[in-house]
RNA sequence: GCUCGAUAAAGCCAAACGCACCGUGAGGUGCGGGCGGAAAGCAACGGGUCUUAUUCAGCAAUGAGAGAUAGCCGAGCUGCCGAA
Numbered sequence: 001g002c003u004c005g006a007u008a009a010a011g012c013c014a015a016a017c018g019c020a021c022c023g024u025g026a027g028g029u030g031c032g033g034g035c036g037g038a039a040a041g042c043a044a045c046g047g048g049u050c051u052u053a054u055u056c057a058g059c060a061a062u063g064a065g066a067g068a069u070a071g072c073c074g075a076g077c078u079g080c081c082g083a084a
Stems, first nucleotide, its partner, number of pairs: 004082002012037002017032006035071001041077002045074003048069005055064003
């Protein structure tokens, strides 16, 4: 250094749920909370899932477009610690 990941040390993040706010919505932000996490750090590139007031196509179903999700998976970038 690479792989790997311990009931190690120091720290970190924060599911459900509650309250407030934002959004049409999926969902997001803050505070509390703590299920979990070694990338649960960054980032929507590919796939998946979800949403869609308004716009486009369609009789409609639905599709496009527009979004959400990185704590669904893969690929990418970066990073703390060091037992076996």
Molecule: c-di-GMP-I riboswitch aptamer
Organism: Nitrospirota bacterium